[in-house]
RNA sequence: AAACGUCUACUUUUUUAAGAGUUUGAUCCUGGCUCAGGAUGAACGCUGGCGGCGCGUCUUAGGCAUGCAAGUCGAAUGGGUUUAGACCCAUGGCAAACGGGUGCGUAACACAUUGGUAACCUACCCCCAAGCGGGACAUAAUCAACCGAAAGGUUGGAUAAUUUCCCAUAGUUUCCAUUUAUAAUUUACAUGGAAUAAAGAUUUAUCACUUGGGGAGGGGCCUAUGGUCUAUCAGCUUGUUGGUGAGGUAAUGGCUCACCAAGGCAAUGACAGAUAGCGGGUAUUAACGUACGACCCGCCUCACCGGGACUGAAACACUGCCCGGACUCCUACGGGAGGCUGCAGUCAAGAAUCUUCCGCAAUGGCCGAAAGGCUGACGGAGCGACGCCGCGUGAAGGAUGAAGGCCCUCGGGUCGUAAACUUCUUUUCUCAGGGAAAAAUUUCUGAUUGUACUUGAGGAAUAAGGGACUGCUAACUUCGUGCCAGCAGCAGCGGUAAUACGAAGGUCCCAAGCGUUAUCCGGUGUUACUAGGCGUAAAGCGUCCGCAGGUGGUUUAGCGCAUCUUUGGUCAAAUCCCACGGCCCAACCGUGGAACUGCCAAAGAGAUGGCUAAACUUGAGACAGGGAGAGGCAUGUGGAAUGGCUGGUGUAGGAGUAAAAUCCGUUAAUCUCAGCCAGAACACCAAAUGCGAAGGCAGCAUGCUGGAACUGUUCUGACACUCAUGGACGAAAGCGUGGGUAGCGAAUGGGAUUAGAUACCCCAGUAGUCCACGCCGUAAACGAUGGGUACUAGUCAUUGGGAGCUCGACCCUCUCAGUGGCGCUUUAAAACAAGCAAACGCGUUAAGUACCCCGCCUGGGGAGUACGGCCGCAAGGCUAAAACUCAAAGGAAUUGACGGGAAUCCGCACAAGCGGUGGAGCGUGUGGUUUAAUUCGACAGUAAGCGAGGAACCUCACCAAGGUUUGACAUCCUCGGAAUCCCCUGGAAACAGGAGAGUGCCCGCAAGGGAGCCGAGUGACAGGUGCUGCAUGGUUGUCGUCAGCUCGUGUCGUGAGACGUUCGGUUAAGUCCGUUAACGAGCGCAACCCUUAUGCUGUGUUACUAAGUGUCACAGCAAACUGCCCUGGAUAACAGGGAGGAAGGCAGGGAUGACGUCAAAUCAGCAUGGCCCUUAUACCUUGGGCUACACACGCGCUACAAUGGCCAGUACAAAGGGACGCUAAGCCGCAAGGUGUAGCAAAUCCCCUAAAACUGGUCCCAGUUCGGAUUGGGGUCUGCAAUUCGACCCCAUGAAGCCGGAAUCGCUAGUAACCGUAUAUCAGCCACGGUACGGUGAAUACGUUCUCGGAUUUUGUACACACCGCCCGUCAAAUCAAGGGAGUCGGGGGUACCUUAAGUUCCGCAUUUGCGGUUCCAAGGUAAAACCGAUGACAGGGAUUAAGUCGUAACAAGGCAUCCGUAGCGGAAGCUGUGGAUGGAUUACCUCCUUU
Repeated sequence: AAACGUCUACUUUUUUAAGAGUUUGAUCCUGGCUCAGGAUGAACGCUGGCGGCGCGUCUUAGGCAUGCAAGUCGAAUGGGUUUAGACCCAUGGCAAACGGGUGCGUAACACAUUGGUAACCUACCCCCAAGCGGGACAUAAUCAACCGAAAGGUUGGAUAAUUUCCCAUAGUUUCCAUUUAUAAUUUACAUGGAAUAAAGAUUUAUCACUUGGGGAGGGGCCUAUGGUCUAUCAGCUUGUUGGUGAGGUAAUGGCUCACCAAGGCAAUGACAGAUAGCGGGUAUUAACGUACGACCCGCCUCACCGGGACUGAAACACUGCCCGGACUCCUACGGGAGGCUGCAGUCAAGAAUCUUCCGCAAUGGCCGAAAGGCUGACGGAGCGACGCCGCGUGAAGGAUGAAGGCCCUCGGGUCGUAAACUUCUUUUCUCAGGGAAAAAUUUCUGAUUGUACUUGAGGAAUAAGGGACUGCUAACUUCGUGCCAGCAGCAGCGGUAAUACGAAGGUCCCAAGCGUUAUCCGGUGUUACUAGGCGUAAAGCGUCCGCAGGUGGUUUAGCGCAUCUUUGGUCAAAUCCCACGGCCCAACCGUGGAACUGCCAAAGAGAUGGCUAAACUUGAGACAGGGAGAGGCAUGUGGAAUGGCUGGUGUAGGAGUAAAAUCCGUUAAUCUCAGCCAGAACACCAAAUGCGAAGGCAGCAUGCUGGAACUGUUCUGACACUCAUGGACGAAAGCGUGGGUAGCGAAUGGGAUUAGAUACCCCAGUAGUCCACGCCGUAAACGAUGGGUACUAGUCAUUGGGAGCUCGACCCUCUCAGUGGCGCUUUAAAACAAGCAAACGCGUUAAGUACCCCGCCUGGGGAGUACGGCCGCAAGGCUAAAACUCAAAGGAAUUGACGGGAAUCCGCACAAGCGGUGGAGCGUGUGGUUUAAUUCGACAGUAAGCGAGGAACCUCACCAAGGUUUGACAUCCUCGGAAUCCCCUGGAAACAGGAGAGUGCCCGCAAGGGAGCCGAGUGACAGGUGCUGCAUGGUUGUCGUCAGCUCGUGUCGUGAGACGUUCGGUUAAGUCCGUUAACGAGCGCAACCCUUAUGCUGUGUUACUAAGUGUCACAGCAAACUGCCCUGGAUAACAGGGAGGAAGGCAGGGAUGACGUCAAAUCAGCAUGGCCCUUAUACCUUGGGCUACACACGCGCUACAAUGGCCAGUACAAAGGGACGCUAAGCCGCAAGGUGUAGCAAAUCCCCUAAAACUGGUCCCAGUUCGGAUUGGGGUCUGCAAUUCGACCCCAUGAAGCCGGAAUCGCUAGUAACCGUAUAUCAGCCACGGUACGGUGAAUACGUUCUCGGAUUUUGUACACACCGCCCGUCAAAUCAAGGGAGUCGGGGGUACCUUAAGUUCCGCAUUUGCGGUUCCAAGGUAAAACCGAUGACAGGGAUUAAGUCGUAACAAGGCAUCCGUAGCGGAAGCUGUGGAUGGAUUACCUCCUUU
């Protein structure tokens, strides 16, 4: 939802609704795309055992060879042939209008449903009534003659009938006339008149025939209702609409004709165009619906294309006729023949669709009295997995979990009881035997068919594939490949570890099928009737008026149209559903029921809607009254300002900008005074104000005029609301004509800016802006919110009116109509409640709750574009697509990030200072270059005295050359040998060859065994500083020692998320206090740890002194906490000052580095996955290289000197190191150093003199007594070795450099600066580096405007790879689709005219066929238009395409806020003018709200 039983209850039956992926960093919403399901007359790919039942040219209504598909009757008749049967030809009768096929046409009475026909027909069949008498003329076949190639034809002669004709009969029928009935009659009754029939056959029973009436079945015509698209088809129509008369038909009717009238249809869609057979039904769906119309049934339509009639009961006839056309065939060229959209079959077309089969046995049809004949209807078989249904491909046992495959952590796992093997079965298969029903009917009759079924035998024998496995979506591993090859339904996968490509193994799903493609329905509430929306997502017309239409206040009565109830009829069968039954089951089929929600008729109800009639006043309108107002139009008038002109005064500037320049000015500007002129706009009042439908409206006065509110409650009495089409108004810009032109000012010119600057800024300046008249008709025409009515808590302010109070006004209170506000905290007061909404927000001015009417939307782009139409002078406006392309586009809100946004705060960030770097020489590192190699890594900050805290060999990874191959190193196996040591030859060495010495340790009596080492061999393996830091671990840098980063519970929000962590103070600090929908907690901060400064205690060696105390060293403890006082502050946190104290507010320094960021660095420190090399990318050796040198950069050292250099003298540290070591004293050497050994494993000895400083002297401003590079010579030391390539010493030499451009670095106190000392590495050292140590020891900080970095809050965002973001347009290249286009070609339809076959109308003449003319008409021709399609040089726009060019328009205040309309201009985005919007950031002011 529906049905049955008596209402209900109750009972029974059928059916009964799923979501997912994809926009984002994440969220909610809107919205499209895609998927999972079912279906098919299907096709394609792979595969294929059987049976049953169905189905099978959807395309070319394209062309067809061949055969068959409609005949029958001798009991209607004539003739021919023949030996009987019998056959043939012809006349005649019936049939051939059925059955079968198709879907071209048709948007229509074609179909369906429902009625009508008093406006009709009906052969064969059935019933009833009546009849069946007499006569006559022809003609075919045939015969004769002739023509033709053929098809066929012409003339003459003969003849029959159920052929044809005449007469008779006429109940009846038809027609005419009259009377009556009636409102009327195409009706009925009655009367009268006229006309009209017939056929026989066969043998006794019938079948035929004629007339009339009735029935059944069939048909014709008419009505109402129903079902496609396009309005970019809006007007159509002349037989058109109606009438009268006539013709015609079975019958109504403009069906046809004559005349008359001028009608008829249409926004409820005429006409035109496109498409299409219609219905029962089919698919799907929860249903409503949507799509479709194969097979089966009903109806229609067509029969090669077009036209036409004949016959007949019925046709304008699929296998009949005539004519025209196209096509095919035959031909003797004269002329003829044909029509598979019947069954088979063939060609073509196509992705694609079957046998030229058997039979009339059954069912049915035609003919016949019948036997029977015919029947490609039909009954059957064949082919096709095309579909639905059923069956099978074996069953049970079987672990050694076989072999083999695959994977593996190498242990094993899996395919897998799967196989093998054992036992069993025989559906199916093969062979053999039996063998139906279908027959109705007494007999006969079976195509299917030796089929179904059945019996026996044989043997697991004959029988499994397809797709998928990233998510959706069931199912996973390995190998190969390396943004390639490829996959893909959507999202997407593939750039060296691919469950997504290809293969293999495994798994999942279905199964004789499985997938793919195409199409339909569903999901999709994504067209919303059931059942959607329009503030910001797509969507309210710019506004009002208003016809049609839709909707409509209160009461009464009537009607009964809508509506409701009951009953009856119908809605064909089949199908669907239910029950029962038949094939073994099922599919399939049969019987019965229910149902088909529709239509019609009858009866009833009377609420609601409607109609009719009568009334009402509350909706609406009218009237009266006094007020408000930038409402409109016209005329007049006023002052300020600006500009110009004249005159005066006066002199060098003015103007302009961020700064300038163009420009004006000595011919006198600007400024200033006076006068005159011109045009445009109206300061203050002014406001949240007022008015208007909207656009819009502002000095003042006058005239004319529209509307609204309030009060009165006087009148009308629903007169109302909304409104498609239509009409009017409609900012700015723009157009036309004529005026006017002060200022401003598109275009334009000039000056700047800039890489450029067709801009922003400046100087000029034309249209325009103004007026009159006429057009245009658009805006972000916005409240992005259509109009009307009603309802649903408030409060405050304000405008207009009224009432109350009052004597009156003010104040105050109430009320009607309008216009606005209701914010986080301080903060007292102020809730915007409910509801709605995706949220933002709206909230009596609704975006709430309802009703009525209108408009509009349906993914983004293409596009508000093209074409067409209408409007316009033009610009252009209105209406308004498609192809193609994408998987998104979008709204609101969230978290971040960013801003040439804002606020607050911090930092040697700036500022204030001191000293440097950048210039020179040298050292060192890097780049580049060079080279056989100059090994590699690190690259803004966060690479560059970095890895490297020690490159001559080694290191070493690089290069050259020489060698080795189980290896220099590890483990295992076999054999041999102790190990080990020494020597010789070759060689640069490694290495190669040779010779010799030598036999050990442990157990065991011994034999022997074991451990360890060496050599040879064998293969597993070793080895790799080879690649990948974008596969990793670990470690590290940086933001940053910045103050942050989170969690639990709870609360708020649909959610992402938020609160907490914000705020007021404060701090170095998310440090603390207060407040608070938060309360707590964690990682960070701080503290705990080390060290320095003070004291005490203890111990005192090697320290200390002459000795004691002390110093000093070590260990432990104490001490500092805003603890005390004052002030400020919320009494808090805290801040400022003070006291005491060695030290004061974190006392100084160190270690300690949150969550995370940078695919940051490192595979070369180490470890490690994967890949690669294996007589080499491994290993050994010698030599070279990493040290090169035009140049560029970084970090340093030394200087440029007098605050200095040199010489002499004098003084004061700390902290380290020392055994293959530090090395004293002494002696030698100018020195480096040598020698020497005392002492010391070190508070004992040594390194070890500290240096700046101080005292004295000298130099006298010079490239110097500054500076020390470079070079020559001579030495010392280390080391196997010092040439490439060490350090140091001595003598000599004596370069650049006189304080360093732009720029840039460090530092806030024991700091900077200056001065030395020590040490790690290390044989030595390129150390001027690194790390420590002490000595001397400053200056400055007003402050936070600016630079850089950071933190918090807030704001905007089109960013999220997060501004190194995103993104726009031209140009260049390629591809694609559509529109335009000089034209060209084709198609269907129409109009006008010409011509006109067959047929037909009419006329005339002949009458046996006929002849001539005429009307209408198919086809054809001519002409001019319109429409549709194809094609087209070319030009323009559009879309798409990893890395093209030019700029930077937009997103942040996007660096000139953006956008809309309009106009001009420009390579391009775009710029500018004018009016408008906020969908503009920031700041200030005014106003508003609350309080005082």